[in-house]
RNA sequence: GUCCGAUAAGGGCAAACCCACGGCGACGUGGGGGCGCAAAGCCAACAGGUCCCUCAGGGAUGGCUGGGUUACCGAA
Numbered sequence: 001g002u003c004c005g006a007u008a009a010g011g012g013c014a015a016a017c018c019c020a021c022g023g024c025g026a027c028g029u030g031g032g033g034g035c036g037c038a039a040a041g042c043c044a045a046c047a048g049g050u051c052c053c054u055c056a057g058g059g060a061u062g063g064c065u066g067g068g069u070u071a072c073c074g075a076a
Base pairs, nucleotide, nucleotide: 004074005073012037013036017032018031019030020029021028022027035063041069042068043067046066047065048064049061050060051059052058053057
């Protein structure tokens, strides 16, 4: 350094639901709240799935799957 992920250490993120705001909507943002997560960091301008619409098209979802990329710690 790569692979790997522990009854280690320091921590991190934040499901459902509630409130406020934005949006036709899926949903997003902020606050509360914690189901969980070793990438539950980022990428939808890589492929698929699912969802929405003013549906030949456009949008949402990375906490759906594969993939790309970056990263804390260091037992076996």